[in-house]
Context: one part of a larger RNA
RNA sequence: GAUGAACGCUGGGGGUCUGCUUAACACAUGCAAGUCGAACGGAUGUAGCAAAACAUUAGUGGGGGACGGGUGAGUAACGCGUGAGAAACUGCCAACAGGACUGGGACAACAGUGGGAAACCGCUGCUAAACCCGGAUGUACCGAAAGGGAAAAGAUUUAUCGCCUGUUGAUGAGCUCGCGUCUGAUUAGCUAGUUGGUGGGGUAAAAGCCUACCAAGGGAUCGAUCAGUAGCUGGUCUGAGAGGACGAUCAGCCACACUGGGACUGAGACACGGGCCAGACUCCUACGGGAGGGAGCAGUGGGGAAAUUUUCGCAAAGGGGGAAAGCCUGACGGAGCAAGACCGCGUGAGGGAGGAAGGGUCUUGGGUUGUAAACCUCUUUUUUCUGGGAAGAACAAAAAGACGGUACCAGAGGAAACAGCAUCGGGUAACUCCGUGCCAGCAGCCGCGGUAAGACGGAGGAUGCAAGCGUUAUCC
Numbered sequence: 001g002a003u004g005a006a007c008g009c010u011g012g013g014g015g016u017c018u019g020c021u022u023a024a025c026a027c028a029u030g031c032a033a034g035u036c037g038a039a040c041g042g043a044u045g046u047a048g049c050a051a052a053a054c055a056u057u058a059g060u061g062g063g064g065g066a067c068g069g070g071u072g073a074g075u076a077a078c079g080c081g082u083g084a085g086a087a088a089c090u091g092c093c094a095a096c097a098g099g100a101c102u103g104g105g106a107c108a109a110c111a112g113u114g115g116g117a118a119a120c121c122g123c124u125g126c127u128a129a130a131c132c133c134g135g136a137u138g139u140a141c142c143g144a145a146a147g148g149g150a151a152a153a154g155a156u157u158u159a160u161c162g163c164c165u166g167u168u169g170a171u172g173a174g175c176u177c178g179c180g181u182c183u184g185a186u187u188a189g190c191u192a193g194u195u196g197g198u199g200g201g202g203u204a205a206a207a208g209c210c211u212a213c214c215a216a217g218g219g220a221u222c223g224a225u226c227a228g229u230a231g232c233u234g235g236u237c238u239g240a241g242a243g244g245a246c247g248a249u250c251a252g253c254c255a256c257a258c259u260g261g262g263a264c265u266g267a268g269a270c271a272c273g274g275g276c277c278a279g280a281c282u283c284c285u286a287c288g289g290g291a292g293g294g295a296g297c298a299g300u301g302g303g304g305a306a307a308u309u310u311u312c313g314c315a316a317a318g319g320g321g322g323a324a325a326g327c328c329u330g331a332c333g334g335a336g337c338a339a340g341a342c343c344g345c346g347u348g349a350g351g352g353a354g355g356a357a358g359g360g361u362c363u364u365g366g367g368u369u370g371u372a373a374a375c376c377u378c379u380u381u382u383u384u385c386u387g388g389g390a391a392g393a394a395c396a397a398a399a400a401g402a403c404g405g406u407a408c409c410a411g412a413g414g415a416a417a418c419a420g421c422a423u424c425g426g427g428u429a430a431c432u433c434c435g436u437g438c439c440a441g442c443a444g445c446c447g448c449g450g451u452a453a454g455a456c457g458g459a460g461g462a463u464g465c466a467a468g469c470g471u472u473a474u475c476c
Base pairs, nucleotide, nucleotide: 001475002474003473005472006471007470008469009468012345014343015342016341017340018338019337020303025301026300027299029298030297031296035062036061039060040059042057043056044055045054046053070256071255072254079181080180081179082178083177084176085175089172093169094168095167096166097165098164099163101135102134103133104132105131110125111124112123113122114121115120141148142147154161155160182228183227184226190218191217194216195215196214197213198212199211200210201209231253232252233251234250235246236245237244238243258279259278260277261276281292282291283290284289309335311334312333313332318329319328320327348378349377350376351375358369359368361366383413384412385411386410387409388408392403420465421464422463423462424461425446426445431460432459433458434457435456441448442447
């Protein structure tokens, strides 16, 4: 000098930030991923006779749910950083070139019925579609050639929004390699899919990635293997620098989602708020069986020296669905709490000597507190009250601001309501008196204290910083 700090004493207000470093411990309650009726058949309501219409949406279907948000357990690794590379995918988006012909089918919903405490499930029957399937066309692709050979979907308020194929781009992922990346030799030998080849398989894709056979290789004192520790980086702190330490907040990458494992769907996951199996734990049960996963935002218990509200709003900007209106969004924008940090402000200004009283000291003359107070004249930043009052808003129209009656502006009142903490032997700025008497105690180091203690305790005075001041811990 610094801190995501804590503790002690004290504490006026504002702005901007930051806020479980420990138990990746367990979690009550609410919310955090929904959307589309302009894909579809129904149902209900307005609601009545019907037609047409409007509103809502359990189900089928489509997009999304792989983003956004959290955490740092694991990982010493192509994980990260940096620089190269080839064998390779990419929904939505952009550009270009084409296409959308012709047939068929099922399953939910629904109706009936049955089982179950529930969760939920079975059977029979009906049905729509942008759901599913066949043919045509025919590119990619296969093949020496002949030839073989994957496609499509419509909707509407007539403005459009969609569908299929190919190429290119953009974006985003996957893969390979060079170099760099903590400690220990009181860890010296390690390795059988191991190193390479051939055949086969597999992937979007190179590859022992997997498998059968063959060969016996491969790494290592330039530190393999083993053990310990650890997410990495941009950066942060310190330092003249070189370095050293750290990796909170913000940003990039990685890994994880109660623990372990394997997959499905999909352009993308081996998927935090999806599914399956096993385990531990918690809950419900009619004992037959079921339900759950906060390292999302609040919040609770526990651990700990130690860290906040079960708040407001989608107004902004961003994201998902939608043609749109609108809907959703604990991301985000705000408010609340905390002197936790930084920055700036205030607690008054000028005058005022009989140097008042009081305190403390004294050589009793005085000196000190001290222009300090009183007193006089001002000011009103802050403060209190009243009035006005935003920008942030860009959208077909109209409407529309959470913050917020906030910031800010004007007026009125009154010096009014606002100072502490540590130190005073040396280093180190600041000294006397009383008490105590190697006691009580102080102390980071040197060291003080045994009867005149500037070092202990109190008082007066002084010094330093100041809404803070000290102490402790840690780093340079």
Small-subunit ribosomal RNA, 5' domain from Oscillatoria lutea SERB 50, 476 nucleotides, folded computationally. NCBI's taxonomy places the organism under Bacteria, Bacillati, Cyanobacteriota, Oscillatoriales, Oscillatoria lutea.